RNA sequence: CGGAACGUGGCGCAGCCCGGCUAGCGCACUUGCUUGGGGUGCAAGGGGUCGCGGGUUCAAAUCCCGCCGUUCCGA
Numbered sequence: 001c002g003g004a005a006c007g008u009g010g011c012g013c014a015g016c017c018c019g020g021c022u023a024g025c026g027c028a029c030u031u032g033c034u035u036g037g038g039g040u041g042c043a044a045g046g047g048g049u050c051g052c053g054g055g056u057u058c059a060a061a062u063c064c065c066g067c068c069g070u071u072c073c074g075a
Base pairs, nucleotide, nucleotide: 001074002073003072004071005070006069007068010027011026012025013024020058029045030044031043032042033041051067052066053065054064055063
């Protein structure tokens, strides 16, 4: 320098291909119940403007363009 994959709550992921429910799941966290206490179990709850910027559209995590970061391949 060229190419590819990935980037979504604290962590790990799904959703993207085919635009439309208010963005979901597991773990973790908070509160309550349970217990002598802890753990387990049960119930409820908080936390994301989907890597950044722009464009298209009535509407973008999803389509298009640019950039950034990580990993891999090639020169």
This is a predicted structure of a 75-nucleotide RNA (transfer RNA) from a Bacteroidota bacterium. The sequence is in RNAcentral, with records from ENA and MGnify. The coordinates come from a structure-prediction model, not an experiment, and the mean pLDDT is 81. The same sequence occurs in records of 7 taxa.